Small-subunit ribosomal RNA, 5' domain from a metagenome, 495 nucleotides, folded computationally. The coordinates come from a structure-prediction model, not an experiment, and the mean pLDDT is 85.

Context: one part of a larger RNA
RNA sequence: GAAUGAACGUUGGCGGCGUGGAUUAGGCAUGCAAGUCAUGCGAGAAAUCUCCUGCUUGCAGGAGAUGGAAAGCGGCGAAAGGGAGAGUAACGCGUGGAUCACCUACCCUUGGGUUCGGAAUAGCGGCGGGAAACUGCCGGUAAUGCCGGAUAAAAUCUCCGGAUUAAAGCUUCGGCGCCUGAGGACGGGUCCGCGUCCUAUUAGCUUGUUGGUGGGGUAAAAGCCUACCAAGGCUUCGAUGGGUACCGGGUGUGAGAGCAUGGCCCGGCUCACUGGGACUGAGACACUGCCCAGACACCUACGGGUGGCUGCAGUCGAGAAUCUUCGGCAAUGGACGCAAGUCUGACCGAGCGACGCCGCGUGCGGGAUGAAGGCCUUCGGGUUGUAAACCGCUGUCAGAGAGGCGGAAAGCGUAAGCUUGACCUAAUCUCAGAGGAAGUACGGGCUAAGUUCGUGCCAGCAGCCGCGGUAAGACGAACCGUACAAACGUUAUUC
Numbered sequence: 001g002a003a004u005g006a007a008c009g010u011u012g013g014c015g016g017c018g019u020g021g022a023u024u025a026g027g028c029a030u031g032c033a034a035g036u037c038a039u040g041c042g043a044g045a046a047a048u049c050u051c052c053u054g055c056u057u058g059c060a061g062g063a064g065a066u067g068g069a070a071a072g073c074g075g076c077g078a079a080a081g082g083g084a085g086a087g088u089a090a091c092g093c094g095u096g097g098a099u100c101a102c103c104u105a106c107c108c109u110u111g112g113g114u115u116c117g118g119a120a121u122a123g124c125g126g127c128g129g130g131a132a133a134c135u136g137c138c139g140g141u142a143a144u145g146c147c148g149g150a151u152a153a154a155a156u157c158u159c160c161g162g163a164u165u166a167a168a169g170c171u172u173c174g175g176c177g178c179c180u181g182a183g184g185a186c187g188g189g190u191c192c193g194c195g196u197c198c199u200a201u202u203a204g205c206u207u208g209u210u211g212g213u214g215g216g217g218u219a220a221a222a223g224c225c226u227a228c229c230a231a232g233g234c235u236u237c238g239a240u241g242g243g244u245a246c247c248g249g250g251u252g253u254g255a256g257a258g259c260a261u262g263g264c265c266c267g268g269c270u271c272a273c274u275g276g277g278a279c280u281g282a283g284a285c286a287c288u289g290c291c292c293a294g295a296c297a298c299c300u301a302c303g304g305g306u307g308g309c310u311g312c313a314g315u316c317g318a319g320a321a322u323c324u325u326c327g328g329c330a331a332u333g334g335a336c337g338c339a340a341g342u343c344u345g346a347c348c349g350a351g352c353g354a355c356g357c358c359g360c361g362u363g364c365g366g367g368a369u370g371a372a373g374g375c376c377u378u379c380g381g382g383u384u385g386u387a388a389a390c391c392g393c394u395g396u397c398a399g400a401g402a403g404g405c406g407g408a409a410a411g412c413g414u415a416a417g418c419u420u421g422a423c424c425u426a427a428u429c430u431c432a433g434a435g436g437a438a439g440u441a442c443g444g445g446c447u448a449a450g451u452u453c454g455u456g457c458c459a460g461c462a463g464c465c466g467c468g469g470u471a472a473g474a475c476g477a478a479c480c481g482u483a484c485a486a487a488c489g490u491u492a493u494u495c
Stems, first nucleotide, its partner, number of pairs: 001495004006491005013360006019353002026316003030313003035076003040073002047066009083271003092196008102188002107184008115149004124139006154165004169176002197243003204234003209231008246268004250261004273294005296307004324350001326349003332346001333344004363393004373384004397436001399431004406424002410419003439484005444465003450479005460467002
């Protein structure tokens, strides 16, 4: 000098774009953050309308129609999106390869098929248990839920003869689906070469360890697992141990080489109260799923239950230190749905913070008797200083009122046309009036800028040299000056 997710001190007008829990991966009240589909299924509340009956004449009961709530079965989604960096020195990441050792729901292309039956079960009804969470027995019901038969292009196995394996319907009749092959796309699994911090005051480490055979297992190679056999395997080119740390694109600095760093954004990895486990599924060993154990917290009728903000806000704690319990699905994207649409703390916006960068403003011209006041003085004057007053002008920004481009693409409808903005707001016009808007650090040298008074090795300053013991340009104040400016300094850290 440059830089920072900064903090602290003094000060503080406006806007744009960014950015904001770095410490306790400490504990969390409350609300919201993942649903959707009635064009899969049974059933169908409220409400409205019509009819009938009764009478108290606007109510009760019954029937029918429309209607579609809550719950349930079923499908898809919930493995994405969002957060964090604890662990990890590792095929984790980066880069380049391998897979004749693999998988891939939804999507695209293409071949073939979509047939005949059956038994249950939730919801529901009845009877119970329990404080609750929840749960038992009996009866009965549906399906694109479940099971059996048929068929087998295709696939798998094969002793090449053959054997085995499917399906689901709905519809406004337009369509949407279902099963089984092949190919693609997308996404992933696994393996390998090379690279990837410090430490030898860590020198030896290893028994499923290294290899083989048989068996098991996986989507898939493999000690991945197991029985037996052999005795191997790694290591001073640093094994093993210890410490620290997510990695990269990048970022900071520097002429570069390098050094430092990995916050925001993007890609990958890992984690989800702590530890372990599997289930479901195309995909998880699953943040707002399940089971077990533990710690913690809460409810309890003491028998037993419930919970997991490292989602968005918010709260306590610790800390030098880091925001609103906001608005909206209008846009972009996602899930479901034929669609209309519903959901979406993703996202888009607004709010707070000079935390950063950038832009703008705090007026402009004239104005000497060089006013008053302040400070200095050799008492003549000098300086503050055209600065002010005063005269003339302008109207940026902020304020007030109009105004309305754009962010809107879509959706519905035969068409004409109708509907959709949370938030922001351009251009333009009008109003008033210099009015509402300047500080901070420094002034001995380095280093731009000095005088007076106070103090008297005291009080204090200080980055280094050093200043202060009675004339201090270095302390404190005043005036003046210098630098930068909505900031200016200090501290910390990097080059």